Predicted 3D model of a 72-nucleotide RNA (transfer RNA) from Channa asiatica. The prediction has a mean pLDDT of 81. The RNAcentral record of the sequence draws on ENA. It matches the Rfam family "tRNA". From the family's description: Transfer RNA (tRNA) molecules are approximately 80 nucleotides in length. The family's RNA type in Rfam is transfer RNA. The organism belongs to Channa, within Eukaryota.
RNA sequence: GCAUUGAUAGCUCAGCGUCAGAGCGCCGGUCUUGUAAACCGGACGUCGGAGGUUAAACUCCCCCUCAAUGCU
Numbered sequence: 001g002c003a004u005u006g007a008u009a010g011c012u013c014a015g016c017g018u019c020a021g022a023g024c025g026c027c028g029g030u031c032u033u034g035u036a037a038a039c040c041g042g043a044c045g046u047c048g049g050a051g052g053u054u055a056a057a058c059u060c061c062c063c064c065u066c067a068a069u070g071c072u
Stems, first nucleotide, its partner, number of pairs: 001071007010024004018055001026042005048064002051061002
C1' cells in the first nucleotide's frame, strides 16, 4: 500500500429498513437478627465520526478514525 471483518448501556454481546434490547453489573425497596439468594422497581446509549438515499436508516451507499486478520 491492497483486501476482509469489526466499533451498539459500565462489561460481554443480540438486533438483515418500520419502538434500541438481553445477560451480568450498578441504585432503591420487600424478605432476613444480619449478609447472600429470591422477588419488585429504577437509572444508564447523541448505535465510532461526517455526509447521502428513503415516507422511515444501528441496518443500504460514500468518506474518515480506531482495532483485528490476510497478502505484498